[in-house]
Molecule: Bacterial large signal recognition particle RNA
Organism: Candidatus Aenigmatarchaeota archaeon
């Protein structure tokens, strides 16, 4: 120096489950760091605590092992602050009663209560107005109503005719005046009934000390609760502070097995 053996290595926590122990499951870890079968209505074990069957490594060094000690990534746990999210209650609106304050009004009469009026709704008279029907007048057609038709035009030999402008004269429609009609309406007037409301104002009578804007509280009934904002109070989660409790890794190690073998 080879080779061979004995004898070791091949992970560890942590949760859950278990009578306990190991595992498969679930989370964290490791410079490398095994395969298969079994096995969560679980599967092998029994304080020497998986079981069966392979594999590879190290191998005669002093190998493995290792209470414990400090460190410590990671996780639980409790407590604390902060915020975030959710959920409950409430409160912000309207009206009403109690209670406590009261600006102001009141014996020159306060709340209440009656009565009457205002309000509402209708019926009828009047009275003003509209409108219409009749009736008596007024007015009144330039072109395109009638009559009369100077001038002038036109026919005709003349007599005398034709059509017709302007003006006059009636009048149609429309427009206006008056009067009238037990016609049809209308209303910030008057008057006289009929019914409704009773929250409000007015005046009376009664009545004999209080009423009362407002604000604060305490219920009551209703609105709104869809957002929003305030206040409580609970749970969850994130963040972080403090205590603890376990701990891989790698360090250090009392101590413990087993041996210091066997060839060449």
């Nucleotide at each position: 120096a080879g080779g061979c053996u004995a004898g070791g290595u091949u992970g560890g926590g942590u949760c859950a489950c278990u009578a306990g122990c190991g595992g498969c499951g679930g989370c964290c870890u490791g410079u490398u760091g095994c395969c298969a079968g079994c096995a969560a209505u679980c599967c092998g074990c029994u304080a020497u605590a998986g079981c069966u069957g392979g594999a590879a490594c190290c191998g005669a060094a002093g190998u493995u092992c290792a209470a414990g000690g400090g460190c410590g990534a990671u996780a639980g746990u409790a407590u604390c602050a902060a915020g975030a999210c959710u959920c409950a209650u409430g409160g912000u609106c309207c009206a009403g009663u109690g209670u406590c304050a009261g600006a102001g009004c009141g014996u020159c009469g306060a709340a209440g209560c009656u009565c009457a009026g205002u309000c509402c709704c209708u019926u009828g008279g009047g009275a003003u107005u509209u409108c219409a029907g009749c009736a008596u007048g007024g007015c009144g057609a330039a072109a395109a109503u009638g009559g009369u038709c100077a001038g002038g035009a036109c026919c005709g030999g003349a007599a005398g005719g034709u059509a017709g402008c302007a003006g006059c004269c009636a009048u149609a429609a429309a427009c206006u005046a008056u009067g009238u009609u037990c016609g049809a309406g209308a209303u910030g007037c008057u008057c006289a009934g009929g019914g409704g409301a009773u929250c409000g104002c007015u005046g009376a009578g009664u009545g004999g000390a209080g009423c009362a804007a407002u604000g604060a509280u305490a219920u009551u009934g209703g609105g709104a609760c869809a957002a929003a904002c305030c206040a409580u109070g609970a749970a969850u989660u994130c963040u972080g502070u403090u205590a603890u409790u376990a701990u891989c890794c790698a360090c250090c190690a009392a101590g413990a097995u087993c041996g210091c073998g066997c060839c060449u």